[in-house]
């Protein structure tokens, strides 16, 4: 230099003939239980806005494009891995 694959919450990891983003697990936080803790059970768990409980908005490595709609398709870049030279 060329070819191929991968990049999604704090971590692992789903979601593919484009249609609710974040299933499931771990971690974390709150509560229950306990003398206390562990274990177990229940709930919460990306950012922002909003006077609340709910709704809006942004969010899949980065920048653009196509589309009513993109993690998914197209172009460029970037990082990691593999192969070839």
């Nucleotide at each position: 230099g060329c070819u191929c694959g991968a990049g999604u919450g704090g971590c692992g990891g789903a979601a593919u003939a484009g249609g609710c983003a974040g299933a499931c697990g771990c971690a974390a936080c709150a509560g229950a239980c306990u003398u206390a803790a562990a274990a177990u059970c229940u709930g919460u768990c990306g950012g922002g806005a909003u006077g609340u409980u709910g709704u809006c908005u942004c969010g899949u490595g980065c920048c653009g494009g196509u589309u009513c709609g993109a993690g998914u398709c197209c172009g460029g870049c970037u990082u990691c891995g593999a192969g070839c030279a």

Predicted 3D model of an 85-nucleotide RNA (transfer RNA) from Fodinisporobacter ferrooxydans.
RNAcentral holds the sequence, with entries from ENA.
Its Rfam family is "tRNA". By type it is a transfer RNA.
The coordinates come from a structure-prediction model, not an experiment, and the mean pLDDT is 80.